[in-house]
This is a predicted structure of a 314-nucleotide RNA (Archaeal signal recognition particle RNA) from a Theionarchaea archaeon. The coordinates come from a structure-prediction model, not an experiment, and the mean pLDDT is 78. Its Rfam family is "Archaeal signal recognition particle RNA". Its family is annotated with SRP-dependent cotranslational protein targeting to membrane, signal sequence recognition and signal recognition particle, plasma membrane targeting in the Gene Ontology. Clan: SRP clan. By type it is a non-coding RNA gene.
RNA sequence: GAUAUGACUAGGCCGGGAAGGUAGGCCGUUCCUGUAACCUGAAUGGUCUUUAAGCAGGGGCCGAAGCUCGAUGAGCGACGGCGGAAUUCUGCAACUGCGUGCUGUCCCGACUAUGAACUCUCGUCCCUCUUGAUCUGCGGAAGAAGAGGUCCCUUUCGGAGGAAGGUGGAUCAAUCUUCCUUAUCUUGUGAAUCCCGUCAGGUCCGGAAGGAAGCAGCGGUAGUAGGAACGUCGGAUGCUUGAGGGGUAGCGGGGGGGAGAAAGGCUGUACUGUAAGUACAGGAGGAAGCCCCCAUCAUCGAGCGCGUCGUUCC
Numbered sequence: 001g002a003u004a005u006g007a008c009u010a011g012g013c014c015g016g017g018a019a020g021g022u023a024g025g026c027c028g029u030u031c032c033u034g035u036a037a038c039c040u041g042a043a044u045g046g047u048c049u050u051u052a053a054g055c056a057g058g059g060g061c062c063g064a065a066g067c068u069c070g071a072u073g074a075g076c077g078a079c080g081g082c083g084g085a086a087u088u089c090u091g092c093a094a095c096u097g098c099g100u101g102c103u104g105u106c107c108c109g110a111c112u113a114u115g116a117a118c119u120c121u122c123g124u125c126c127c128u129c130u131u132g133a134u135c136u137g138c139g140g141a142a143g144a145a146g147a148g149g150u151c152c153c154u155u156u157c158g159g160a161g162g163a164a165g166g167u168g169g170a171u172c173a174a175u176c177u178u179c180c181u182u183a184u185c186u187u188g189u190g191a192a193u194c195c196c197g198u199c200a201g202g203u204c205c206g207g208a209a210g211g212a213a214g215c216a217g218c219g220g221u222a223g224u225a226g227g228a229a230c231g232u233c234g235g236a237u238g239c240u241u242g243a244g245g246g247g248u249a250g251c252g253g254g255g256g257g258g259a260g261a262a263a264g265g266c267u268g269u270a271c272u273g274u275a276a277g278u279a280c281a282g283g284a285g286g287a288a289g290c291c292c293c294c295a296u297c298a299u300c301g302a303g304c305g306c307g308u309c310g311u312u313c314c
Stems, first nucleotide, its partner, number of pairs: 001314001004311005011062004015033005023049005038058004066304009077293001080291003087284005094278003097274002099271004104266002107264001111260001118256007125246005132239001133237005138231002143179005148172005153166005184228006195220004203212003
């Protein structure tokens, strides 16, 4: 002297800016923006004075490494200022558009001698009532007369079964006829125990003849279900008859009429029509851009600092 390594010291880093607050700077607070990267305490507060780049206490990292300042440029981003775009609201009605009326043109021509314009009439439509039709709901009562049935009582006769009677009583939905009624007809079902009639077999009385009670079956009644008819019972209507009233833009039928003609196009004009577009007036709205501030980054320059010891090597 150089390099490497170890230890150390001074030192450095562990954020910055704006707003707010303050006479003013910094710290808490809010906001913005960074780093690999700290903690505790203080707001009626702390600390400092243009050298105001915090104060008090603790911790970590780096370490002779760096730190500070200035200029220029880039630039995240917030407040503020200038700026006024898009968009939107209101008004107006000048122009355009649109709408309506009228005029003209005869451009077009649905339709039209199987009859246009025009004209008269009727219907179609609505309301009320009504005739029917269709559909539907509701209804089946209450009775009279005669014969007859059932049960009870009773007289006479008979050996039993029973027979003949009673101007006796009760009752009937059951079998028949007649009357009244809308209250009838038909089909099915239907009373096991406990409805009526008839009642094979079997049972009972009897010598027999005959008779009696009576199950099943059969025929019916009440009840019940369906249908039909009926009712001086009711309701509804995409139907229908008729009457009255209303309406009639369109469509249709008929009469008159006898050749055009609806709509559309174009032209002009009016609108105390419209407000879609443009223009104009006013309002809302706030984009781009610019100014100011700035974290951060880049470049250049300046200032301060770059020290001590041990080991190794030349």